[in-house]
């Protein structure tokens, strides 16, 4: 230092007051706060891609597993060689399942999986 291999550890964050009502951290009214991995000329929740989560079909098929689908949101102005990633403005968006009532922030699946990333060891130079 290099592609591989196998193995270990890591690997997701957030609500406060009033109203209303039998019921609401789910509505409303005003405020607040959160952004997983990689990638990208320069640092992203909103450029791209993944992951997780749904949905259907095989598979004996609950678990998996193989395919196939579905799956949110930005703009202006500035500095720069280079930014939809800085800076300044205004602004949006947030899986399934549950609850005496509709949830990005409350309980749950989840001591779970994971995109990855860090390290060790074996190789060989």
């Nucleotide at each position: 230092a290099u592609a591989a291999a196998u193995c270990u550890u890591c690997g997701g964050g957030g609500u406060g007051a009033g109203g209303u009502g039998g019921a609401a951290u789910u509505c409303c009214u005003c405020g607040a706060c959160c952004g997983g991995c990689g990638g990208u000329u320069a640092c992203a929740g909103c450029c791209c891609g993944c992951g997780a989560g749904c949905u259907g079909a095989u598979g004996a098929a609950g678990u998996c597993a193989u395919c196939a689908g579905c799956a949110g949101a930005g703009u202006c102005u500035g500095u720069g060689a280079a930014a939809u990633u800085c800076a300044g403005g205004c602004g949006c968006c947030g899986a399934c399942g549950g609850c005496a009532a509709u949830a990005g922030u409350c309980c749950g699946g989840a001591u779970g999986a994971g995109a990855g990333a860090a390290g060790a060891u074996c190789a060989u130079g």

A computed fold for a 125-nucleotide RNA from a Candidatus Zixiibacteriota bacterium, annotated as FMN riboswitch aptamer (RFN element). It matches the Rfam family "FMN riboswitch aptamer (RFN element)". Rfam describes the family as follows. The RFN element is a highly conserved domain that is found frequently in the 5'-untranslated regions of prokaryotic mRNAs that encode for flavin mononucleotide (FMN) biosynthesis and transport proteins. This element is a metabolite-dependent riboswitch that directly binds FMN in the absence of proteins. In Bacillus subtilis, the riboswitch most likely controls gene expression by causing premature transcription termination within the 5' untranslated region of the ribDEAHT operon and precluding access to the ribosome-binding site of ypaA mRNA.The FMN riboswitch structure, reported in present an FMN-bound six-stem junction, adopts a butterfly-like scaffold, stapled together by opposingly directed but nearly identically folded peripheral domains.